[in-house]
Context: one part of a larger RNA
RNA sequence: GCAUGUGGGGGAUGCCUGGGCACACGGAGGCGAGGAAGGCCGCGGUAAGCUGCGAAAAGCUCGGGGGAGGCGCACACAGCCGGCGAGCCCGAGGUGGCCGAAUGGGGAAACCCGGCGGCGCGCGAGCGCCGUCAUCACCCCGCGAGGGGUGAGGCGAACCCGGGGAACUGAAACAUCUCAGUACCCGGAGGAAGAGGAAUCAACAUGAGAUGCCCCAAGUAGCGGCGAGCGAACGGGGCCCAAGCCCAAACCGGCCGUCUUCGGACGGGCGGGGUUGUAGGACCCACGGACGGUUCAGGUGAAGCCAGCCGAAGUCCCCUGGAACGGGGCCCGAGACACGGUGAGAGGCCGGUAGGCGAAGGCGAGGGACCUGGGCUAGUGGUGUUCCUGAGUAACGCCCGACCCGCGAAAUCGGGCGUGAAGCCGGGGGGACCACCCUCCAAGGCGAAAGACUCCCGUGUGACCGAUAGUGGACGAGUACCGUGAGGGACAGGUGAAAAGCACCCCUGGGCGGGGAGUGAAAGAGGACCUGAAACCACAUGCCU
Numbered sequence: 001g002c003a004u005g006u007g008g009g010g011g012a013u014g015c016c017u018g019g020g021c022a023c024a025c026g027g028a029g030g031c032g033a034g035g036a037a038g039g040c041c042g043c044g045g046u047a048a049g050c051u052g053c054g055a056a057a058a059g060c061u062c063g064g065g066g067g068a069g070g071c072g073c074a075c076a077c078a079g080c081c082g083g084c085g086a087g088c089c090c091g092a093g094g095u096g097g098c099c100g101a102a103u104g105g106g107g108a109a110a111c112c113c114g115g116c117g118g119c120g121c122g123c124g125a126g127c128g129c130c131g132u133c134a135u136c137a138c139c140c141c142g143c144g145a146g147g148g149g150u151g152a153g154g155c156g157a158a159c160c161c162g163g164g165g166a167a168c169u170g171a172a173a174c175a176u177c178u179c180a181g182u183a184c185c186c187g188g189a190g191g192a193a194g195a196g197g198a199a200u201c202a203a204c205a206u207g208a209g210a211u212g213c214c215c216c217a218a219g220u221a222g223c224g225g226c227g228a229g230c231g232a233a234c235g236g237g238g239c240c241c242a243a244g245c246c247c248a249a250a251c252c253g254g255c256c257g258u259c260u261u262c263g264g265a266c267g268g269g270c271g272g273g274g275u276u277g278u279a280g281g282a283c284c285c286a287c288g289g290a291c292g293g294u295u296c297a298g299g300u301g302a303a304g305c306c307a308g309c310c311g312a313a314g315u316c317c318c319c320u321g322g323a324a325c326g327g328g329g330c331c332c333g334a335g336a337c338a339c340g341g342u343g344a345g346a347g348g349c350c351g352g353u354a355g356g357c358g359a360a361g362g363c364g365a366g367g368g369a370c371c372u373g374g375g376c377u378a379g380u381g382g383u384g385u386u387c388c389u390g391a392g393u394a395a396c397g398c399c400c401g402a403c404c405c406g407c408g409a410a411a412u413c414g415g416g417c418g419u420g421a422a423g424c425c426g427g428g429g430g431g432a433c434c435a436c437c438c439u440c441c442a443a444g445g446c447g448a449a450a451g452a453c454u455c456c457c458g459u460g461u462g463a464c465c466g467a468u469a470g471u472g473g474a475c476g477a478g479u480a481c482c483g484u485g486a487g488g489g490a491c492a493g494g495u496g497a498a499a500a501g502c503a504c505c506c507c508u509g510g511g512c513g514g515g516g517a518g519u520g521a522a523a524g525a526g527g528a529c530c531u532g533a534a535a536c537c538a539c540a541u542g543c544c545u
Base pairs, nucleotide, nucleotide: 001543002542003541004540005539006538007537008536014530015494016493019465020464021462022461023460024459025458026457027456028454029453030155031154038099039098040097041054042053043052045077046076049073050072060093061092062091063090064089065088069081070080071079104113105112106111114133115132116131117130118129119128120127121126135152136151137150138149139148140147141146159190160188161187162186163185164184170177174225200208201207212239213238214237215236216235222230223229244446245445246444247390251272252271253270255268256267257266258265259264277424279389280388281387282386283384284382285381286380287379292377293376294375295374296373297372298371299370300369304363305362306361308357309356310355314330315346316329317328318327319326331348332347333337339351340350341349395419396418397417398416399415400414401413402412405431426441427440428439429438430437481488482487501529504516505515506514507513
């Protein structure tokens, strides 16, 4: 040195899973000045951590469930509680230190210092307890200083709307372009948000008929240093929906104010009226006035959910074994042969499962439905000479932005600045523009469903992972540790069926470690504990040099 063997070392592999991942369905979609989210500090007989809780401190009260054990993880000692019903589970309350929007003032968060009212202690200086005192917005009262009331503030995973808005990158360089209206910042809201009843499309027909989403149209028409690339709509099919409504104005009424030549005029807010394009409405005339719908208030207050309960049929014989849930035999249930546990593989042992049952209280729920009462909501025809139908608006000019549309023949939509209509014999659109034709009524507002998401709860599933995997985290993990900080960020699971966790003896340093004995199926399962590969080390034997 090689080979084999036996050990040490090491922790691969196999098996396992209390964790994770993805998805489906259902629920919930918010919490907060009634002080949240999140923390600091405390609370146990002994108590470092986690959990729970708050000076009433692993807990207090009441109601409900449940029925023999219990004093959390946590298995020890000490001491207790429980059929006068504990522990445990559900519901409703009480308490809830200090910081934190933090809100009496301050502040280097968890600390410091006050005012006012009431109370207590102390001879007193003073101390303590309870309540209250931030700011802003809106409403009401007041001439005003001010007073009263209501609300907001902060947090939260994604989804949504709006205001701003990159670059890397791609174009094989790069500037228009792209990435992309993305990331990111800010504001706002909801359980969804947004959009939404045509000044829409279409087409030359006797057309369609709000919006949204999905499929197709279609990678088409187009846009484009016509490069890279970007990329519609019409129309059709589906989901949903028999969802459409309300104002402004004309006109009428009454109130207030200003002006008045006292005839009235104008303005303001209020009530009635009215809401559309085959124009509609007002006004005037004639006719007619019902069912229904809708909304508000009061009353009743469901299913379901938030604890639970019942729930069939072998623990029969033999064998193996430490153990039967295995093998053999006989038997039984099944609206239940899902699943998990039990000393190995259990329909009939245990929990459950199918099927049923169940709530004092809470949610459901300012819901639906019903009852009572109040309010609102209707039309038809005719005459058109009158009146009304959203103005610094539409449009136009210049400059931008959005649309498939990069200035183009550039319509359409939005913005800034300027100019500035018609008004029903009116006006917009149909991709410059004009005519004809068709179509639709802008410059006010509201709106369910179809539809996006998942911090969270429940049930279930997996040709998902199985401890270097799966979450970073199966374990006292956003921990230890690193960093001034923003931030970065681990390692680490498994004795056994049951602690039965090795009494006692021996070696030893009263150590470590080991040898007996004992437990156990096994100790070569001994807590550095299932299995126990390799590198590496030692010893033994053989061989080579």